[in-house]
RNA sequence: GGACUUGUAGCUCAGUUGGUUAGAGCGCGGCGUUCACAUCGCCGAGGUCAGAGGUUCGAUCCCUCUCAAGUCCA
Numbered sequence: 001g002g003a004c005u006u007g008u009a010g011c012u013c014a015g016u017u018g019g020u021u022a023g024a025g026c027g028c029g030g031c032g033u034u035c036a037c038a039u040c041g042c043c044g045a046g047g048u049c050a051g052a053g054g055u056u057c058g059a060u061c062c063c064u065c066u067c068a069a070g071u072c073c074a
Base pairs, nucleotide, nucleotide: 001073002072003071004070005069006068007067010026011025012024013023019057028044029043030042031041032040050066051065052064053063054062
């Protein structure tokens, strides 16, 4: 330098012929339970869906560029 894959909550990841509200587990906070802790139950906070632009009535999803990580080729 070229090709490809990945980027979604603090962490690990789901999420498709584009559609009405973006989710799970763990973690975190509160409450209940307990003498107390753990377990368990309930509730809650936490997201510019890597960034920018485009297509569309509508984009996490399609297109382009950029950034980061990884694999392969030279």